Formats: sequence, structure tokens, C1' cells
RNA sequence: UCGGAAGUCUAGUGGUAGGACCUGAGCCUUCCAAGCUCAUGGCCCGGGUUCGAAUCCCGGCCGGCGCA
Repeated sequence: UCGGAAGUCUAGUGGUAGGACCUGAGCCUUCCAAGCUCAUGGCCCGGGUUCGAAUCCCGGCCGGCGCA
């Protein structure tokens, strides 16, 4: 100085947290794969501001890069 969001990758710049992959179930198929449908699962921790915080502010923890 930058970042932390499902098991993984990622969108979201104050108003219901989305998508892809994975996983599970169903449909299809003689079976498998592929395809289609549905479901499960998430904002690093604590505090502040606000009617309302993943988002803004402060502190902490972890990680990346740079300088000495």
C1' cells in the first nucleotide's frame, strides 16, 4: 500500500447477497457421459455512523506486493 464474500472462482460503490463450477435430488438415456429442472451452502472478527452497512469510519487478525 492492496485485499479478505458458499468447498473453489467471482459480481455487487448505503435499501431482499447474485452468477459460474462443485455437491445432492429429479427428468432424459438400455447404462454411463452430456443436456434440462430444482435444491443445499456465503459477506474474516469486534465496535462506531446511519432509519438501514458486504458497502462508510476505527481497531484487531490473516494474506499479497513494495521500501528500508

Model confidence (mean pLDDT): 82 of 100. Predicted 3D model of a 68-nucleotide RNA (transfer RNA) from a Natrialbaceae archaeon. Its Rfam family is "tRNA". The family's RNA type in Rfam is transfer RNA. Rfam links the family to the GO term triplet codon-amino acid adaptor activity. RNAcentral records the identical sequence in 2 taxa. The organism belongs to Natrialbaceae, within Archaea.